The part of an RNA shown here (small-subunit ribosomal RNA, 5' domain) has 524 nucleotides and comes from an uncultured bacterium. The full RNA is in RNAcentral, with records from ENA. Its mean pLDDT, the model's own confidence on a scale to 100, is 83.
Context: one part of a larger RNA
RNA sequence: GGAUGAACGCUAGCGGCAGGCCUAAUACAUGCAAGUCGAGCGGCAAGUCGAGGAGUAAUCUGAGACCUAGAGCGGCGUACGGGUGCGUAACGCGUAUGCAACCUGGCUCAUACUGGGGGAUAGCCCGGAGAAAUCUGGAUUAAUACCCCAUGGAAUCCUGAGACCGCAUGGUUAUUGGGAUUAAAGAUUUAUCGGUAUGAGAUGGGCAUGCGUCUGAUUAGCUAGUUGGUGGGGUAACGGCCCACCAAGGCGACGAUCAGUAGGGGUUCUGAGAGGAAGGUCCCCCACACUGGCACUGAGAUACGGGCCAGACUCCUACGGGAGGCAGCAGUAGGGAAUAUUGGGCAAUGGUCGGAAGACUGACCCAGCCAUGCCGCGUGCAGGAAGAAGGCCUUCUGGGUUGUAAACUGCUUUUAUCUGGGAAGAAAAGGCCCGUGCGCGGGACAUUGCCGGUACCAGAUGAAUAAGCACCGGCUAACUCCGUGCCAGCAGCCGCGGUAAUACGGAGGGUGCGAGCGUUGUCC
Numbered sequence: 001g002g003a004u005g006a007a008c009g010c011u012a013g014c015g016g017c018a019g020g021c022c023u024a025a026u027a028c029a030u031g032c033a034a035g036u037c038g039a040g041c042g043g044c045a046a047g048u049c050g051a052g053g054a055g056u057a058a059u060c061u062g063a064g065a066c067c068u069a070g071a072g073c074g075g076c077g078u079a080c081g082g083g084u085g086c087g088u089a090a091c092g093c094g095u096a097u098g099c100a101a102c103c104u105g106g107c108u109c110a111u112a113c114u115g116g117g118g119g120a121u122a123g124c125c126c127g128g129a130g131a132a133a134u135c136u137g138g139a140u141u142a143a144u145a146c147c148c149c150a151u152g153g154a155a156u157c158c159u160g161a162g163a164c165c166g167c168a169u170g171g172u173u174a175u176u177g178g179g180a181u182u183a184a185a186g187a188u189u190u191a192u193c194g195g196u197a198u199g200a201g202a203u204g205g206g207c208a209u210g211c212g213u214c215u216g217a218u219u220a221g222c223u224a225g226u227u228g229g230u231g232g233g234g235u236a237a238c239g240g241c242c243c244a245c246c247a248a249g250g251c252g253a254c255g256a257u258c259a260g261u262a263g264g265g266g267u268u269c270u271g272a273g274a275g276g277a278a279g280g281u282c283c284c285c286c287a288c289a290c291u292g293g294c295a296c297u298g299a300g301a302u303a304c305g306g307g308c309c310a311g312a313c314u315c316c317u318a319c320g321g322g323a324g325g326c327a328g329c330a331g332u333a334g335g336g337a338a339u340a341u342u343g344g345g346c347a348a349u350g351g352u353c354g355g356a357a358g359a360c361u362g363a364c365c366c367a368g369c370c371a372u373g374c375c376g377c378g379u380g381c382a383g384g385a386a387g388a389a390g391g392c393c394u395u396c397u398g399g400g401u402u403g404u405a406a407a408c409u410g411c412u413u414u415u416a417u418c419u420g421g422g423a424a425g426a427a428a429a430g431g432c433c434c435g436u437g438c439g440c441g442g443g444a445c446a447u448u449g450c451c452g453g454u455a456c457c458a459g460a461u462g463a464a465u466a467a468g469c470a471c472c473g474g475c476u477a478a479c480u481c482c483g484u485g486c487c488a489g490c491a492g493c494c495g496c497g498g499u500a501a502u503a504c505g506g507a508g509g510g511u512g513c514g515a516g517c518g519u520u521g522u523c524c
């Protein structure tokens, strides 16, 4: 000098863009953060209609129909999105490769199908237990839930032939014959959405390998599933991944093992570069979800807002027993030098479900707070000498300086205040019409904005609403007076202060930067 997720002191007018718990991965009150589908299913509160009945009537009752809230079965999603950096020195990450050793829901394309039957169980109803959480008996009912049969283009396995390879046991297969096993589900507004099998693609993942990846030798030896083989088990898949047996190996001064520290990268800062330092915001990967362990479901998890067990902690309790997990968004306590609102909206972008309408979405888009940073604007402009008054200095009837500064005159109005106008971000999806190669294309129409009456524009008023901070001995731009008297104090280094201090404190003046200026911490 540059940089900063900064903090502190003094000061402070506005806007745009960004950033905002670096500490206790400490504990959490409250609300919200993942649902959706009635075009899978039984059913159904309220509501509407209502055969029939009662009543003179008003009205009441009411089989049934429509419709549908909440609850239930079922499907898809909840493995994404969002958070944090505890652990991890590792194939974790980066990079380059490989898998003839692998999987992949939804999506796209292709091929072939979608036939027949059955038994249950939630819910509802009738009971029982319990303070609650919840548990339980009976009867009954449905499905795109579950099961059985059929069919098999396809796949998998077995096998004959042919062909090829091999001396041979044998092996391989874009060929061909035979055998075995494995499928399915319907819905409605009737032209759409689905279902099953297989292949291919796309996407996402799994695994393996070379190289690179902090410090310590005041850590020198480490290793028994350890290293390899055979056979088996297991997995989507290779493999000591696991097991039985056999062999005795494997790693290490090119630093094993041990210990400490640490998420890695793209990048960021600095520097002429080489290098050094950092890894906050944004993006990619990894790890974690109160602590430890475990599996289930599933295409995918060993699953933040799922489950089980153990532990610590908190809460409820009728003492028998139960409930919970903010490292999601806000917010609270605590810790700390220190870090924001218990805000608005799904209008846009994206996600899940749905045929769609739409629902949900603290993702996201916005607003609020903070000079935390960067950038921009303003605090006026021109004239004006009696060089006013006052202050300060002085060689003191005077002079110098503050200083064109002020007063005063004229002008302007960014900003401010008030008044008026007023966006872009939003064209789609949609229904309708036309065309069509059925994928879609075209046309007119209507609807939709949190921000927000915001940005922006115009007008009115009036210099009106707006300057500080640090420094002035040298380094280093900027000097005098007074006070103090090795005192009080200053200080980054050198050093100032003991009676004339440009170095302390104040004043006048000056210098530098300016809505900031200084100080402190950290990095180059």
Base pairs, nucleotide, nucleotide: 001524002523003522004521006520007519008518009517010516013377014376015375016374017373018372019370020369021335026333027332028331030330031329032328035076036075037074040073041072047066048065049064052061053060054059083288084287085286092213093212094211095210096209097208098207099206102205103204107201108200109199110198111197112196113195114194115149116148117147118146125138126137127136128135129134154182155181156180157179158178159177160176161175162173163172164171165170186193187192188191214260215259216258221251222250223249226248227247228246229245230244231243232242233241263285264284265283266282267278268277269276270275290311291310292309293308294307313324314323315322316321341367343366344365345364349363350361351360352359353358380411381410382409383408390402391401392400393399394398416461417460418459419458420457421456425451430445432443433442434441435440468513469512470511471510472509473494474493475492479508480507481506482505483504489496490495